A computed fold for a 75-nucleotide RNA from Alphaproteobacteria bacterium UBA3760, annotated as transfer RNA.
């Protein structure tokens, strides 16, 4: 350099092109408990960036960025 794959809450992971973008764990608040842990209830928190297609994009297309894999060239 070429080709391929991946990118969603703090982490992991869902979402036929049409959901208020869901769940688990963690964090926070409250309850429970003599205290802690466990348990219960609740709240906050995300679609890597720029364009395009579409009535509608996390999803499809192009480019970029980052990560991973395979494979060359020169020396």
């Nucleotide at each position: 350099g070429g080709c391929c794959c991946c990118a969603u809450c703090g982490u992991c992971u869902a979402a036929u092109g049409g959901u208020u973008a869901g769940g688990a764990c963690a964090c926070c608040a409250c309850c429970c408990u003599u205290u802690c842990a466990a348990g219960g209830u609740g709240a906050g928190a995300a679609u890597c960036c720029c364009g395009g297609u579409u009535c509608g994009a996390g999803u499809c297309c192009g480019g970029g960025u980052g990560g991973g894999g395979c494979u060359g060239c020169c020396a």
The coordinates come from a structure-prediction model, not an experiment, and the mean pLDDT is 82.
Its Rfam family is "tRNA". About the family: Transfer RNA (tRNA) molecules are approximately 80 nucleotides in length. It is annotated as a transfer RNA.